The RNA shown here (c-di-GMP-I riboswitch aptamer) has 95 nucleotides and comes from a Woeseiaceae bacterium. It was read from a public genome assembly, where an Rfam model found it.
[in-house]
């Protein structure tokens, strides 16, 4: 170095829920908890999926006809790496 993960040692991570705080939301992040992980470290390059604040805008209401308003649907620039695949680093043991 490769390849794997039965045993062992020392640990590491933390899912639902509860709560503090940032977010329109999806979720983030702190704190409490542990259902799980052997990359449940990192990284949105592919595929998937989540949300739609902004766009856009079907229909539709109101009007003094200038114009105001209510909004389905689409969309990702916005998430998620604990859905899968690719890239990046690494801890013990075994052959």
């Nucleotide at each position: 170095a490769u390849u794997g993960a039965a045993c062992a040692a020392g640990g590491g991570c933390a899912a639902a829920c509860c709560u503090g705080u940032c977010g329109a939301a999806a979720g983030g992040c702190g704190g409490g908890g542990a259902c799980g992980c052997a990359a449940a470290g990192c990284u949105a390059c592919c595929g998937g999926u989540c949300u739609a604040a902004a766009c856009c805008g079907a229909a539709c209401c109101u009007c003094a006809c200038g114009a105001g308003g209510u909004g389905a649907a689409g969309u990702a620039a916005g998430a998620c790496a604990g859905c899968g695949g690719g890239g990046c680093c690494g801890c013990u043991c075994a052959c």